[in-house]
Model confidence (mean pLDDT): 81 of 100. Small-subunit ribosomal RNA, 3' major domain from Cucumis melo var. makuwa, 475 nucleotides, folded computationally. Rfam family: Bacterial small subunit ribosomal RNA. The RNAcentral record of the full RNA draws on Rfam.

Context: one part of a larger RNA
RNA sequence: UGAUGGGGGCCUGCACAAGCGGUGGAGCAUGUGGUUUAAUCCAAUGCAAAGCGAAGAACCUUAUUAGGGCUUGACAUACCGCGAAUCCUUUUGAAAGUGAGGGGUGCCUUUGAGAACACGGACACAGAUGGUGCAUGGUUGUCGUAGCUCGUGCCGUAAGGUGUUGGGUUAAGUCCUACAAUGAGCGCAACCCUCGUGUUUAGUUGCUAAUCGUUGAGGUUGGAAACCUGAGCAGACUGUCGGUGAUAAGUCGAAGGAAGGUGAGGAUGACGUCAAGUCAUCAUGACCUUUAUGCCUUGGGCGACAUACGUGCUAUAAUGGCUGGGACAAAGGGUUGUUAUCUCGCAAGGGUGAGCUAACUACAAAAACCCGUCCUUAGUUCGGAUUGUAGGCUACAACUCGCAUGCAUGAAUCUAGAAUCGCUAGUAAUCUCCGGUCAGCCAUACGAUGGUGAAUUCGUUCCAAGCCUUGUAAA
Numbered sequence: 001u002g003a004u005g006g007g008g009g010c011c012u013g014c015a016c017a018a019g020c021g022g023u024g025g026a027g028c029a030u031g032u033g034g035u036u037u038a039a040u041c042c043a044a045u046g047c048a049a050a051g052c053g054a055a056g057a058a059c060c061u062u063a064u065u066a067g068g069g070c071u072u073g074a075c076a077u078a079c080c081g082c083g084a085a086u087c088c089u090u091u092u093g094a095a096a097g098u099g100a101g102g103g104g105u106g107c108c109u110u111u112g113a114g115a116a117c118a119c120g121g122a123c124a125c126a127g128a129u130g131g132u133g134c135a136u137g138g139u140u141g142u143c144g145u146a147g148c149u150c151g152u153g154c155c156g157u158a159a160g161g162u163g164u165u166g167g168g169u170u171a172a173g174u175c176c177u178a179c180a181a182u183g184a185g186c187g188c189a190a191c192c193c194u195c196g197u198g199u200u201u202a203g204u205u206g207c208u209a210a211u212c213g214u215u216g217a218g219g220u221u222g223g224a225a226a227c228c229u230g231a232g233c234a235g236a237c238u239g240u241c242g243g244u245g246a247u248a249a250g251u252c253g254a255a256g257g258a259a260g261g262u263g264a265g266g267a268u269g270a271c272g273u274c275a276a277g278u279c280a281u282c283a284u285g286a287c288c289u290u291u292a293u294g295c296c297u298u299g300g301g302c303g304a305c306a307u308a309c310g311u312g313c314u315a316u317a318a319u320g321g322c323u324g325g326g327a328c329a330a331a332g333g334g335u336u337g338u339u340a341u342c343u344c345g346c347a348a349g350g351g352u353g354a355g356c357u358a359a360c361u362a363c364a365a366a367a368a369c370c371c372g373u374c375c376u377u378a379g380u381u382c383g384g385a386u387u388g389u390a391g392g393c394u395a396c397a398a399c400u401c402g403c404a405u406g407c408a409u410g411a412a413u414c415u416a417g418a419a420u421c422g423c424u425a426g427u428a429a430u431c432u433c434c435g436g437u438c439a440g441c442c443a444u445a446c447g448a449u450g451g452u453g454a455a456u457u458c459g460u461u462c463c464a465a466g467c468c469u470u471g472u473a474a475a
Stems, first nucleotide, its partner, number of pairs: 001475001003472003007469004012464002015460002019423005026314008034305002042053001064300007073125001077124001079121003083117001087102004092097001107114001127289001130287001132285001136283002138278003141274001143272001147186006153162003165178004192266004197234007207223006237260001240254005303442001316416001320375002323372004332363001334361001337356002342351003387408004392403002429452003434447002
């Protein structure tokens, strides 16, 4: 100097407490361990692995396995020979490939040893999702929010200290003040984006006035007020007042204000720690492999299932379920796309095919909610697993192994042990909608969007982090 103490002091944090809702019990979905398997590809393993890489495994993907094949190779650069190439028919085969036949002579031109492409041959080489993340780059997680350092000076024999400590204060090493320190850097804050107010400007596809129309659907002629949508500007700074404080920094209250003390949310992550993760994104050293650890292909597997764990979805019902009617969003993607309308079907869906390259058109119905009906505490009109059957869609292909639909079937679960998680406001809880990936989809995931909309916080003993101080052993 750091480390550490069931030492002390101070302080902070959904850390506890106060509350609300969960997980742990049930069924299912999904990931992981294990087991099994020809194979169940690989990576990730306390927090910081486990709906994670994977924003989508039927083939492909695919790295795995069993067959069937290839060996200058699926891909690259060179050398030689031959032929333009693409193409058509056929043999064999599960396909990859293989054998045979036919057709075709293009472009450029200095007429050749040209360019492009295909086949054959030889040699350099190609290739590898092979091993090493404990050889590495790059990149990411984490502690994690407020710290980490330097120049000069001073102190100490030196390691080192001081500054960075004390008194206050802050979300903050934020600021003030004192001081052998005085300055500075990386961080903090601000600058960036979104939301909240006003104003200027611009008005189409958006908005709106008058009028026509059946009071309707809609049309016509106008408008730039309001709304809305962009672009620019203003606005918040403890600026003002009062208390408090050391005439400080600040803090408490008030006014005005759309907003008040960081306005709310995001992006942003210092020096370093964990030989943390990743050689399977990519790059890369040295190692290993080269008729195979490379490459092509068909089928299987990654989807197995006594079981253990994680993350979720649906429930156990009456604050509910069924059924009829009625209302209100925001954001988003769309031409190999989105699909209105009409029509057939109980439905999934089929036929038709208008409009829309989108403030124009379609997806689109928002759902919780409101007004009525039935149900009356039951394993039920709760719950929907599982199974049978019928038809549908995508796709060469739906058996292993897809999704949704109709009818039938109708399991467990009656609020969940020890334990444990999230959350402080437009938050939790609850209810929808949309997107990416994508032929289709195992999405209950992930990311975004709005609707309805709480309770509680006395406080700091415990937990964790930080600062100061002290004891201790050892580095």

NCBI's taxonomy places the organism under Eukaryota, Streptophyta, Streptophytina, Mesangiospermae, Cucumis melo subsp. agrestis.